This is a predicted structure of a 552-nucleotide part of an RNA (large-subunit ribosomal RNA, domain I) from Agrilactobacillus fermenti. Rfam family: Bacterial large subunit ribosomal RNA. Its mean pLDDT, the model's own confidence on a scale to 100, is 84.
Context: one part of a larger RNA
RNA sequence: GGCGCACGGUGAAUGCCUUGGCACUAGGAGCCGAUGAAGGACGGGACUAACACCGAUAUGCUUCGGGGAGCUGUAAGUAAGCUUUGAUCCGGAGAUUUCCGAAUGGGGGAACCUGACUAUCCUGAUCGAUAGUUGGCCGUCAGUGAAUUCAUAGCUGGCGGCAGGCAGACGCGAUGAACUGAAACAUCUCAGUAGUUGCAGGAAGAGAAAGAAACUCGAUUCCCUGAGUAGCGGCGAGCGAAAGGGGAAGAGCCCAAACCAGGAUGCUUGCAUCCUGGGGUUGUAGGACUGAACAUUGGAGUUACCAAGCGGCGGCUUAGCCGAAUGACCUGGGAAGGUCAGCCAGAGCGGGUGAGAGCCCCUUAGGCCAAAGGCCACUGCCUCCGUUCAGGAUCCUGAGUACGGCCAGACACGUGAAAUCUGGUCGGAAUCUGGGAGGACCAUCUCCCAAGGCUAAAUACUCCCUAGUGACCGAUAGUGAACCAGUACCGUGAGGGAAAGGUGAAAAGCACCCCGGAAGGGGAGUGAAAUAGUUCCUGAAACCGUGUGCCU
Numbered sequence: 001g002g003c004g005c006a007c008g009g010u011g012a013a014u015g016c017c018u019u020g021g022c023a024c025u026a027g028g029a030g031c032c033g034a035u036g037a038a039g040g041a042c043g044g045g046a047c048u049a050a051c052a053c054c055g056a057u058a059u060g061c062u063u064c065g066g067g068g069a070g071c072u073g074u075a076a077g078u079a080a081g082c083u084u085u086g087a088u089c090c091g092g093a094g095a096u097u098u099c100c101g102a103a104u105g106g107g108g109g110a111a112c113c114u115g116a117c118u119a120u121c122c123u124g125a126u127c128g129a130u131a132g133u134u135g136g137c138c139g140u141c142a143g144u145g146a147a148u149u150c151a152u153a154g155c156u157g158g159c160g161g162c163a164g165g166c167a168g169a170c171g172c173g174a175u176g177a178a179c180u181g182a183a184a185c186a187u188c189u190c191a192g193u194a195g196u197u198g199c200a201g202g203a204a205g206a207g208a209a210a211g212a213a214a215c216u217c218g219a220u221u222c223c224c225u226g227a228g229u230a231g232c233g234g235c236g237a238g239c240g241a242a243a244g245g246g247g248a249a250g251a252g253c254c255c256a257a258a259c260c261a262g263g264a265u266g267c268u269u270g271c272a273u274c275c276u277g278g279g280g281u282u283g284u285a286g287g288a289c290u291g292a293a294c295a296u297u298g299g300a301g302u303u304a305c306c307a308a309g310c311g312g313c314g315g316c317u318u319a320g321c322c323g324a325a326u327g328a329c330c331u332g333g334g335a336a337g338g339u340c341a342g343c344c345a346g347a348g349c350g351g352g353u354g355a356g357a358g359c360c361c362c363u364u365a366g367g368c369c370a371a372a373g374g375c376c377a378c379u380g381c382c383u384c385c386g387u388u389c390a391g392g393a394u395c396c397u398g399a400g401u402a403c404g405g406c407c408a409g410a411c412a413c414g415u416g417a418a419a420u421c422u423g424g425u426c427g428g429a430a431u432c433u434g435g436g437a438g439g440a441c442c443a444u445c446u447c448c449c450a451a452g453g454c455u456a457a458a459u460a461c462u463c464c465c466u467a468g469u470g471a472c473c474g475a476u477a478g479u480g481a482a483c484c485a486g487u488a489c490c491g492u493g494a495g496g497g498a499a500a501g502g503u504g505a506a507a508a509g510c511a512c513c514c515c516g517g518a519a520g521g522g523g524a525g526u527g528a529a530a531u532a533g534u535u536c537c538u539g540a541a542a543c544c545g546u547g548u549g550c551c552u
Stems, first nucleotide, its partner, number of pairs: 001551009015537001016502002020473002022470007029462002031165002039100003042055003046078002050074002052059001061094006070082003105114003115134007136162009170201001171199005181188001185234001211217001221248005231239002252454003255398001259278009283432001285397004289391006298385004309381004314376005320368003326341005342359002344348001350362003403427008413439001434449005489496002509536001512523004
C1' cells in the first nucleotide's frame, strides 16, 4: 500500500410524522372610500429587539350579552398587580384612532416643511398651545356683478355628487397583433384571441317582436339535442349556424304624441313655443274625440311596473349551553394493549391523553339559547289604481328617421343571386287607403308595427367567511413561502427571489467532582433510552479514520 472484518467520524438519504399546502362540495358574502379607504410610517409594555394587538384614552376605554376561575399575548424570567363586588376570555354596539397615503390650505425627495381665518387658553405684549375651517371638477340654488343701458361673462357662498383602492376572477364596450396552420405564401387561419384601455355589478349583458316561420308559435337568458347537419371556404387549410324538439327559470311594464286644465314667454293680439298636472301606450290596429252603461268592490305594492314607510310574528346568523356509559389483574417507564367481568348507544365522526380508549378529556347524536346588530319570509297598518260597449267624421301613433347610391364592418355567410343588422358619405320618404319582413327582385298571401325607455329568475366567477370531503402532496413533494417569506439576498430600476420542519411523555435541558485558558471531555445524576444532550427521531452512500487478519 491492497483486499477483508470489526468499531468509529463526517454526511445527510430513507422510514415514520405534520402545524402547511392543493383540488373540490354545500351554505353565506360579493365591496371599501372625503364621516378620509386599501396599504403603510412612527409610536404604545416595569424590564421589550421582533411578531401579534392597539393609537397620545395607545398590550387599551364605555356599554350590552355570554362565561365562571383563574389572569397580566407569542414568551419559558423576575418584579408588581388584577380577580366570585365575576377578572382574563368570546360576541354585538359605540368611543378614541398620531403622521403618510385619492390626500384635499400651500409645498414636498411619502410618513416631512410651512401658511391664513374663526373660537378658546396663556402672556404685560409678542411668541406659544388646543379645536375647527381653508383643494379641484360637475350639478343645483342664491347673492353679487364688467367691457355695455338691460343683460351676460366673471366672482362669492349654501347644498349634493365625483375622485382612490381591489378579486391577477367573472361582465359590457373601445382599440387590437404576431408567431402559428395552410407542410412555402399573399385571400384565409391563429382571432376579434393575447395585449392596451373605459365603465361597472353582485352578477353583467339581453329582453317583452317592424320576431321566427308556414297557416303555427308567442320576451330574454342558460343547458341537452338538432349537428359537425345546412352552408361558407386560394371550395385549400379550415370555419360552421338556425328553426324545431326536450329541460332550467318564468313577469311584465313605463314614456313621447293627439286631447283637457293651469302657468310662463314672445310678439305681427291670435297664434307659436315652453313648463306642470291629467290623459294615453297598440297591430284580430290602438288611442284621442262623441255617446251610453256599471259603479264599490276588486287588484297591486318597496327589484321593474308610481312611491314614502311604521310595527308584529317566525326562521337564519354574529357568543354560547346541556349532553349516556368501566372496573380489576398481567406486561411495561407509561395502558388506551392482553385477560376477565360489565355498561351506554338518536352518541362506535374526529382529536387528545406516557403504545392502539364508544364508556378519561374535548367533541359527537339529539336538544336548548340572544340584551344588541344583520339577513330572509309572512302578516297588519299604510300607500296606489276605474272598467266596458257603440260610432268611424276629424286628430295622434317616435324624421335628416326609414330607404337608396358608393365604401366598410357584423351576421356560420370571404361580394356572392346576398336578404338582415351597424357605421361613414351623398341624396332622402310615407302617415293607417300607412309602414316593415318572409335570404336578390316582382305579384299574391301571411306575419309584424322601426326610428324612446325600464325589467327579477334560471347563467358566469371566487379576494373572503362557515362547515365538510379527497384511490391529492408529505418538507428537492405540496403554494415561492409548514419555520417571523414576497423575508434574506441580487438589481439604478422595472423586476428577480431563496435556503431553512422533528430532543423527550414530561426540561426532568446534566446539581456536584476531575482535566483544560477555553472549547471539549471523564465521572456522578435525570430519563424507558443520553450512540435521545439543544441542526438533539431514524441515521444509507460517497469521503476520512482506528484496531485486527491475510498478501506484498